[in-house]
Parts: sequence; C1' cells; structure tokens
RNA sequence: GGGCGGCUAGCUCAGUUGGUUAGAGCGCGUCGCUGAUAACGACGAGGUCACAAGUUCGAAUCUUGUGCCGCCCA
Repeated sequence: GGGCGGCUAGCUCAGUUGGUUAGAGCGCGUCGCUGAUAACGACGAGGUCACAAGUUCGAAUCUUGUGCCGCCCA
C1' cells in the first nucleotide's frame, strides 16, 4: 500500500426485507424474600447505534469518505 471483517448500554453480544418508543445476558441501584448473606423474583437507571456527508417521506440498517481494532496478501 491492497483485500476482508468488526465498531450498538459499564462489559460480552443480538438486531430477519429501511418504518412509530433499539434489545438480551452479566454488572449497577431500589424493593421483595432471609435471622443475615448468597441465590431467586419484581421494578428501574444507563445509548449522539465510531464520526461526517449523501440517498429517502423515513437510516443502527443503503451509498461515499474518515478514524480505531483484528485477520490475510504484498
């Protein structure tokens, strides 16, 4: 330098033809349960969907560029 894949909650990851309020597990907070913890149950907080531009009535999703991470080739 070229090719491919990835970037979504604090962490690990889903997200099925573009469509109203974006999700799970773990973690965190509150409550219940317990003599008290753990476990379990309920509820809740937590997101500029890497960034910018474009297409569209509408973009996490499509297109282009940039950045970061990983693999391969040179």
A computed fold for a 74-nucleotide RNA from a Planctomycetaceae bacterium, annotated as transfer RNA. Taxonomically the source falls in Planctomycetaceae (Bacteria, Pseudomonadati, Planctomycetia, Planctomycetales). The sequence was found in a public genome assembly. Rfam family: tRNA. Gene Ontology term of the family: triplet codon-amino acid adaptor activity. It is annotated as a transfer RNA.